[in-house]
Context: one part of a larger RNA
RNA sequence: CUGGGCGUAAAGGGCACGUAGGCGGCCGUGCAAGUUGGGCGUGAAAGCCCCGGGCUCAACCCGGGAUGUGCGCUCAAGACUGCAUGGCUCGAGUUCGGAAGAGGGUGGCGGAAUUCCCAGUGUAGAGGUGAAAUUCGUAGAUAUUGGGAAGAACACCGGUGGCGAAGGCGGCUACCUGGUCCGAUACUGACGCUGAGGUGCGAAAGCGUGGGGAGCAAACAGGAUUAGAUACCCUGGUAGUCCACGCUGUAAACGAUGUGCGCUAGCCGUUGGGGCACUUAGUGUCUCGGUGGCGCAGCUAACGCAAUAAGCGCACCGCCUGGGAAGUACGGUCGCAAGAUUAAAACUC
Numbered sequence: 001c002u003g004g005g006c007g008u009a010a011a012g013g014g015c016a017c018g019u020a021g022g023c024g025g026c027c028g029u030g031c032a033a034g035u036u037g038g039g040c041g042u043g044a045a046a047g048c049c050c051c052g053g054g055c056u057c058a059a060c061c062c063g064g065g066a067u068g069u070g071c072g073c074u075c076a077a078g079a080c081u082g083c084a085u086g087g088c089u090c091g092a093g094u095u096c097g098g099a100a101g102a103g104g105g106u107g108g109c110g111g112a113a114u115u116c117c118c119a120g121u122g123u124a125g126a127g128g129u130g131a132a133a134u135u136c137g138u139a140g141a142u143a144u145u146g147g148g149a150a151g152a153a154c155a156c157c158g159g160u161g162g163c164g165a166a167g168g169c170g171g172c173u174a175c176c177u178g179g180u181c182c183g184a185u186a187c188u189g190a191c192g193c194u195g196a197g198g199u200g201c202g203a204a205a206g207c208g209u210g211g212g213g214a215g216c217a218a219a220c221a222g223g224a225u226u227a228g229a230u231a232c233c234c235u236g237g238u239a240g241u242c243c244a245c246g247c248u249g250u251a252a253a254c255g256a257u258g259u260g261c262g263c264u265a266g267c268c269g270u271u272g273g274g275g276c277a278c279u280u281a282g283u284g285u286c287u288c289g290g291u292g293g294c295g296c297a298g299c300u301a302a303c304g305c306a307a308u309a310a311g312c313g314c315a316c317c318g319c320c321u322g323g324g325a326a327g328u329a330c331g332g333u334c335g336c337a338a339g340a341u342u343a344a345a346a347c348u349c
Base pairs, nucleotide, nucleotide: 003321004320005319006318007303008302012317014201015200016199017198021194022193023192025088026087027086028085029084030083031082033081034080035077036076037075038074039073040072041071042070049065050064051063052062053061054060091191092188093187094186095184096183097182098181099180103177104176105175106174107173108172109171110154114150115149116148117147118146119145120144121143125136126135162169163168206247207246208245209244210243211242215241216240220236221235222234223233258316259315260314261313262312263311266294267293268292269291270290271289272288273287274286275285276284277283278282298305299304322349323348324347331342332341333340334339
């Protein structure tokens, strides 16, 4: 430099914003850098290739020709790319009117349950299991009634329902706040897509400081089980789980499917809008956005995917290149640490 690939075989970055870069709508005009054509110059000789000749042939040598994909100059072309300039509205965005939503943040409030404390009733058991035991209970447990305290999570509604870029988000309410969709006209006039580095967000566990601690529960202890049982089962139980601030930056971070745009038979559901028709409730029909099931063409090694593509194309990024050694060592960067990230080789099959 180039090929083939990335749902499950190796391979989509956890997700977004965005720098450089790459790529970029429609109609003109100009320039002529890229591009294309002609001409000129150059592209040494020797060699290679072709023709002919000389040593008796050949090797070898001599003459001529062809080629030298390139570069420079020049003339020309003007489709495409580029640059400059003028315009356009379909891409993108703004405005107005509506709509749905566990989207995010902060504060307040609520009921059920659980545990604990106090008091009443009440008596011998309770609890737990496959069966038991550890455990709790005559210092009155379990059960039940009343009162109180605390923390955490929000039953039903609840739904291949909704929202969010992903992680994720679920009681009610107030305030602050992001995005999306639909309808409508007016406006801006390509303002766009992607995105190496970079920056931010990022479940759980873990770490630091300070709080909090009801339930649950690594570790740990005991009881069982067992040949053993550092387990599964049981009784306890500390970190942790919760809050604030800071760090960590990982995951089967999964749709194992990067983002954006366009195009390509249908049928059935669901969710948020809008239009039209009929007789209101409602029904029918059309349409835009989301989310599911099936299915044709096509694709696929098959499984399957199939307008939410894994189909047909374009743009840009990331990644793969036999198994093991190894996501390891060393070095660098980051981190308080745990570790994360970048990332080999010998050797071996």
Molecule: small-subunit ribosomal RNA, central domain
Organism: uncultured bacterium